[in-house]
RNA sequence: CAGCCAUGAAGAGAAGGCGAGAGACAAGCUCUGCGACCCUUCAGCAACCUGCCACAGGCAAGGUGCUAACGCUUGACCGAUGGCGG
Numbered sequence: 001c002a003g004c005c006a007u008g009a010a011g012a013g014a015a016g017g018c019g020a021g022a023g024a025c026a027a028g029c030u031c032u033g034c035g036a037c038c039c040u041u042c043a044g045c046a047a048c049c050u051g052c053c054a055c056a057g058g059c060a061a062g063g064u065g066c067u068a069a070c071g072c073u074u075g076a077c078c079g080a081u082g083g084c085g086g
Base pairs, nucleotide, nucleotide: 001086003084004083005082006081007080013042014041015040016039017038021031022030023029025075026074027073028072043067044066045065047064048063049062050060051059052058053057071078
C1' cells in the first nucleotide's frame, strides 16, 4: 500500500500551549476568541487484539483506538478504526 473480515444509538475530560477555523467529502445542521480544531501531559472509556478466570459472561488495561452531537443528519462507486494479509 492492494485485498478480505468486523464495528459505529453504549461508554469516557481536565490542565498547559497555539490562535481560526472545525465536524473526511457535497448539501444541511452544529461547534468555535466564554479559545474550538490541533499538539503535549495527566486522567478516563473498554470496540478490536492480547492476557487471566469459576467462560452465553466477567476481570485486567499490555498493543491500537476513542473521550460534542447515532460515522451529527442525508447521500455516495464514501470515510474511519481494529484484525487478518501478500